[in-house]
Molecule: SAM riboswitch aptamer (S box leader)
Organism: uncultured Nocardioides sp.
RNA sequence: CUCAUCGAGAGGGGCAGAGGGACACGGCCCGACGAAGCCCCGGCAACCCGCCGCACGCGACCUCCGACGCAUACCGAGUCACGGAGUCGCCACGGUGACGGUGCUAAUUCCGUCCCGGACCGAGAGUCGGCCUCCGGGGAAGAUGAG
Numbered sequence: 001c002u003c004a005u006c007g008a009g010a011g012g013g014g015c016a017g018a019g020g021g022a023c024a025c026g027g028c029c030c031g032a033c034g035a036a037g038c039c040c041c042g043g044c045a046a047c048c049c050g051c052c053g054c055a056c057g058c059g060a061c062c063u064c065c066g067a068c069g070c071a072u073a074c075c076g077a078g079u080c081a082c083g084g085a086g087u088c089g090c091c092a093c094g095g096u097g098a099c100g101g102u103g104c105u106a107a108u109u110c111c112g113u114c115c116c117g118g119a120c121c122g123a124g125a126g127u128c129g130g131c132c133u134c135c136g137g138g139g140a141a142g143a144u145g146a147g
Stems, first nucleotide, its partner, number of pairs: 001147006011041005019030003024113004042105003047101002049097005057090005063085003066080003070076001109141001114138006120130004
């Protein structure tokens, strides 16, 4: 930098000792019934990985048919997969497993911030505006994995 996912899921112990929830601001939470951090043991999940199925498409293979010329007294040997069938491979997707590599294990990525739409409210007419509130969609940022 690119792609995918982020509303589900899963905690005990030891050390430590005041903060933590990525950053800023606002909110709301967690925390001396012990925060961050480090260590141990569990667990969750299924990104990588294995197996099974499989749409479309792409590719490969003369196995069968077909086509094409060639050859032979007869038996044949070839080419064509921009002809049909078939088989195989790759791929979307679905299912399944969990030895291993990561990850994760309060709250939607805790929520908001930027844009759009709606509800609502106020003016008032073919629309305009909105501090706060609610709902939906998108973006930005971030996290994790794979490359």